A computed fold for a 468-nucleotide part of an RNA from Tetrapisispora phaffii CBS 4417, annotated as large-subunit ribosomal RNA, domain I. The RNAcentral record of the full RNA draws on Rfam. It matches the Rfam family "Eukaryotic large subunit ribosomal RNA". Rfam links the family to the GO terms ribosome and structural constituent of ribosome.

Context: one part of a larger RNA
């Protein structure tokens, strides 16, 4: 110094708990208001508060059922059975279940058996692969028992005879979910207007006239929407094709014939107490005391005894679907409200403010189409006035749409001896809404006369003529 031991710490691969939240669910605990017209059993209620404990669903669930019939065949949840049997100061009131008829549907697995010609099981470390994992190869688990096979509806072992089926991996397509694109039709003329999405007038599409934007009420301007069509990500083996691949001392179902056949204890069960129940000589649960059996054991809804019969196989486990669902996630819609309304909250609301604290707990939504939110000038320290400007509008100025009412100021009329106010009549002013007269203006139609002018016809004194 450096390797080993042994102690500590610090950093820790994997692994495991809490703690919110609770609408539905599942266990415990557990009241009283109320009702019986009063009250104590009862009743509200096996509720509400309060503990716990899980899931997308929970619990239940493959008969120690139900029946008594030719029987049925896990559980759950809807009609019904039925406000019916029962319970019940039999008062208030309370109150089920078989059968029927639908939704849904699904079975299983383990103790207890000698594999005994051979732990045939399994954790880990490490190697490599086609990697939620398989194979090798090595510790370790484990005979005080890992596998395999059996689970009462059976089942094994023996003999015989007969049939039936084939794992997996990849790749596509369907399916389930996200997301994206693409698939009609006027911005045609006149008017009004700040702006045409109005009005008129001519048109087009429509498996599209749902809706919402756009400077006013737009199928046809956008975005959509209707109908079909094309792709991208992802996930599942549920279902079809294609390809490699894999057969065993395999799996499995009936039939016949003998032999065996293990089946869950401080449980069942009694007895008492308490609670519950429609469960009534006790329906379930729970204390205590007692405590089983195997041709046993439990049921059979009146206690007990005897004897038939029927059904079932507690005391060990798993299971998807039909079912709940004021939380929370994701969608869609309304004969709901429309800012005192609808959640307490349409906005910086569980704020802001109140209370030591538990808790309580509001008021507040709208300029314009576009800030174009008022340059600049003058008065003023400045706020702000006066102008000017913006705008369709400022009688829209960020105390902003629309701006009621009591109330206030201000300018006008008007009245005032009997307070003010009211009623019935009458009658004065002064505004006005209508209808009339006259007079005027402007305009528009008709007649009528009168000048000019042009065309046509007629006369005769052929002229710068008369007539029509």
């Nucleotide at each position: 110094u450096g390797a080993c031991c042994u102690c500590a710490a610090a950093u820790c691969a994997g692994g495991u708990a809490g703690g919110a939240a609770u609408a539905c669910c599942c266990g415990c605990u557990g009241a009283a208001c109320u009702u019986a017209a009063g009250c104590a059993u009862a009743u509200c209620a096996a509720u509400a508060a309060g503990c716990g404990g899980a899931g997308g669903a929970a619990a239940a669930g493959a008969a120690a059922c139900c029946a008594a019939c030719c029987g049925g065949g896990a559980u759950u949840g809807c009609c019904u059975c039925a406000g019916u049997a029962a319970c019940g100061g039999c008062g208030a009131g309370u109150g089920a279940a078989g059968c029927g008829g639908c939704a849904a549907g699904a079975g299983c697995u383990c103790a207890a058996a000698u594999u005994u010609g051979a732990a045939a099981u399994c954790u880990g470390g490490u190697a490599c692969c086609u990697g939620u994992g398989g194979u090798g190869c090595c510790c370790g688990a484990g005979u005080u028992g890992u596998a395999a096979u059996u689970u009462g509806u059976a089942g094994a072992g023996c003999a015989g005879g007969a049939c039936u089926c084939c794992a997996g991996c990849a790749g596509c397509g369907g399916c389930c979910u996200u997301u994206g694109c693409c698939u009609a039709u006027g911005u045609u003329c006149u008017u009004u207007g700040g702006a045409a999405c109005a009005a008129g007038a001519c048109g087009u599409c429509a498996u599209g006239g749902a809706g919402g934007g756009u400077g006013a009420u737009a199928a046809u301007c956008c975005c959509g929407u209707a109908u079909g069509g094309c792709g991208g990500g992802g996930g599942c083996c549920c279902c079809g094709c294609u390809g490699c691949g894999g057969u065993g001392u395999g799996a499995g179902u009936g039939c016949u014939g003998g032999u065996c056949g293990a089946c869950g204890a401080g449980u069942c069960g009694a007895g008492u107490u308490g609670u519950u129940u429609g469960g009534g000589a006790a329906u379930g649960c729970a204390g205590c005391u007692c405590u089983a059996a195997g041709u046993g054991g439990g049921u059979g809804g009146u206690a007990u005894a005897c004897u038939c019969c029927a059904u079932c196989u507690a005391a060990a486990g798993c299971u998807a679907a039909a079912u709940a669902u004021c939380a929370g996630c994701g969608a869609g819609a309304g004969a709901c409200c429309g800012a005192u309304a609808g959640c307490g909250a349409a906005c910086a609301a569980g704020u802001a403010c109140a209370g030591u604290g538990a808790u309580g707990g509001a008021a507040a939504g709208a300029u314009g189409a576009a800030a174009a939110g008022a340059a600049c000038u003058u008065u003023g320290a400045a706020a702000a006035g006066a102008g000017a400007g913006u705008g369709a509008a400022a009688a829209a100025g960020u105390a902003c749409g629309u701006g009621a009412a009591a109330u206030u100021g201000u300018u006008g009329a008007a009245a005032g001896g009997g307070a003010a106010g009211g009623g019935c009549a009458u009658u004065u002013g002064a505004u006005c809404a209508g209808a009339c007269a006259u007079g005027g203006u402007a305009g528009g139609c008709a007649g009528c006369g009168c000048c000019c002018u042009g065309c046509g016809c007629c006369c005769c004194u052929u002229g710068u003529g008369g007539g029509u």
The organism belongs to Tetrapisispora phaffii, within Eukaryota.